The prediction has a mean pLDDT of 78.
This is a predicted structure of a 127-nucleotide RNA (FMN riboswitch aptamer (RFN element)).
RNA sequence: UAGAAUCUUUGGGGAUUGGUGAAAUUCCAUACCGGCGGUAUAGUCCGCGAACAUAAAGGCUGCGCCUUUGUGCCGAGCAGGUGAGAUUCCUGCACCGACGGUAAAGUCCGGAUGAGAGAAGAUAUAU
Numbered sequence: 001u002a003g004a005a006u007c008u009u010u011g012g013g014g015a016u017u018g019g020u021g022a023a024a025u026u027c028c029a030u031a032c033c034g035g036c037g038g039u040a041u042a043g044u045c046c047g048c049g050a051a052c053a054u055a056a057a058g059g060c061u062g063c064g065c066c067u068u069u070g071u072g073c074c075g076a077g078c079a080g081g082u083g084a085g086a087u088u089c090c091u092g093c094a095c096c097g098a099c100g101g102u103a104a105a106g107u108c109c110g111g112a113u114g115a116g117a118g119a120a121g122a123u124a125u126a127u
Stems, first nucleotide, its partner, number of pairs: 001126002005123006017029003031107002033097002035048004043095002052072009077093005099110003
C1' cells in the first nucleotide's frame, strides 16, 4: 500500500406552557426532534437502513409464529440572496414522520437489553 477474510467496539432525537373534556404528553393553540452513504455543509435531492406487506426455503409441540433470502411498499420544499459550483450555506415562508396499545400519538407505553444502513479499530495474509 492492496483486495478479501475473521473478530471486537459502536451505531436515533424530541411534548414546554395553556385550553376543552369524566378521560388526551394522542384533540386545539403553542413548543420540540431530525439514522447512514453521496453531493458545496441536506429530515424534504439521489441512494441505503429500519418499519410494514408478501413469496419461497428452513425451523419450532406446531397451524401461527420465528429465521434466512427475494420481491413489493417506503413521508415531506419552494422563493429570494451569495458563489465557479448549493432544492445542502444565509434570509423568508412552508411541509413530513411505520406498526400495536390507549380519547385519535413523529415526541408516551410496547415488540426492542431486538434488528440494522453504516462508523471506528484489531488480527493474521500478500506485495